[in-house]
RNA sequence: GGGUCCGUGGUCCAGAAUGGUUAAGACGCCGCUUUCACACAGCGGAGAUCGCCGGUUCAAUUCCGGCCGGACCCA
Repeated sequence: GGGUCCGUGGUCCAGAAUGGUUAAGACGCCGCUUUCACACAGCGGAGAUCGCCGGUUCAAUUCCGGCCGGACCCA
C1' cells in the first nucleotide's frame, strides 16, 4: 500500500438481507424484600447523541460515501 471483518449502557453482546413505536439480554451499580448480620435469592430502578462527518429517504442504529480506531489476511 491492497483486501475482509468489527466499532451499540461501566464490561460482554443481540438487533442491522423487513428502514418505522419504547434499542433486547447477561454481568456490574443503586434501592427494597428476605437474614441477628453477610451471602444467595426475589422485585424494582438508573445507565446507550448505536465511533465521527456527510448523503439517500417522509423517516437511518439499520442503506451509501469519506474519515478515525481495532483485529486478521496479502504484498
Molecule: transfer RNA
Organism: Microcaldota archaeon